[in-house]
Context: one part of a larger RNA
RNA sequence: UUGGGUGUAAAGCAUCUGUAGGUGGCUUUUUAAGUCCACCGUCAAAUCACAGGGCUCAACCCUGGACAAGCGGUGGAAACUACCAAGCUGGAGUUCGUUAGGGGCAGAGGGAAUUUCUGGUGGAGUGGUGAAAUACGUAGAGAUCGAAAAGAACACCAACGGCAAAAGCACUCUAUUGGGCUAACACUGACACUGAGAGACGAAAGCUAGGGGAGCAAAUGGGAUUAGAGACCCAGUAGUCCUAGCAGUAAAUGAUGGAUACUAGGCGAUUUGUGUCUCGACUCAUGCAGUGCUGUAGCUAAUGCGUUAAUUAUCCCGCCUUGGGAGUACGUUCGAAGGAAUAAAACUC
Numbered sequence: 001u002u003g004g005g006u007g008u009a010a011a012g013c014a015u016c017u018g019u020a021g022g023u024g025g026c027u028u029u030u031u032a033a034g035u036c037c038a039c040c041g042u043c044a045a046a047u048c049a050c051a052g053g054g055c056u057c058a059a060c061c062c063u064g065g066a067c068a069a070g071c072g073g074u075g076g077a078a079a080c081u082a083c084c085a086a087g088c089u090g091g092a093g094u095u096c097g098u099u100a101g102g103g104g105c106a107g108a109g110g111g112a113a114u115u116u117c118u119g120g121u122g123g124a125g126u127g128g129u130g131a132a133a134u135a136c137g138u139a140g141a142g143a144u145c146g147a148a149a150a151g152a153a154c155a156c157c158a159a160c161g162g163c164a165a166a167a168g169c170a171c172u173c174u175a176u177u178g179g180g181c182u183a184a185c186a187c188u189g190a191c192a193c194u195g196a197g198a199g200a201c202g203a204a205a206g207c208u209a210g211g212g213g214a215g216c217a218a219a220u221g222g223g224a225u226u227a228g229a230g231a232c233c234c235a236g237u238a239g240u241c242c243u244a245g246c247a248g249u250a251a252a253u254g255a256u257g258g259a260u261a262c263u264a265g266g267c268g269a270u271u272u273g274u275g276u277c278u279c280g281a282c283u284c285a286u287g288c289a290g291u292g293c294u295g296u297a298g299c300u301a302a303u304g305c306g307u308u309a310a311u312u313a314u315c316c317c318g319c320c321u322u323g324g325g326a327g328u329a330c331g332u333u334c335g336a337a338g339g340a341a342u343a344a345a346a347c348u349c
Stems, first nucleotide, its partner, number of pairs: 003321004007303002012317001015200003021194003025088004031082001033081002035077008050064005091191001092188003097182001099180001103177002106174004110154001114150003118146004125136002162169002206246006215240002220235004257316005265294004270289001272287004298305002323348002331342004
């Protein structure tokens, strides 16, 4: 490599868009490249296999006809793939009507809390711990009642609820904008699926430049405990926030790539359509879409999965191939840097 695999044993790219490529719905026609059938040519000798023969046998040697995939040619077949031409509507898409939503982006507004500052009341402690101390406080703290400022986050509602490709998204309102679901008719007529390279987006921490800085808080300082104390306590700087960039990684997890079809049910909750009923709202029955629990067949090493499959099948892509060495060295690409990506071997068990 093949084979076999990829939830948890090694293995699904963090996620998407999409180029080449691969694969591709139904009906009819054409051609005959693939495919199938028949015949012809060729495939040296030796060898192998078969049938005979010769050395006393055997190894060995001799004779004979044959075998053979493949390659080339000629003639045919036309189901399938492909090609040509025409059509279809079920896949896919478009229009119109509703509809749910923390989807994105921008602007405006809001209250609770915290801290600081200021004023009043008041007068000795507060804070913290296992216990304390450092710390704050008669220059009036803590407590309590007013005024003001600042920054960050949005209690309850809140849910096994919703939206988004993923990362993620929640105070309220407004503007703008993407995607989805559903119903009906109409339209296009396979326009589809996947996707090497490539591109886009990508939590937190981190970095560059400029702002901001309430709370929290790596580092650091002090107080304790202790063998030590990096843990505990009191302070506290980067950071956390905003703007413009960089970086490109996470147990980026459903540890489960995407698409399509088929294959028992039962019980919830979300959006929506239809029917029944009604003055109306419910209730009840039922269809689609997403989201949960349980479970049959089947699968699985087991655990478990089970119409949201890890079932049964098809197509395309990524990846794995004993542990360590090692996601390391060297080289290359990217980055201002930290580093990221790609990625061995010796040796060892």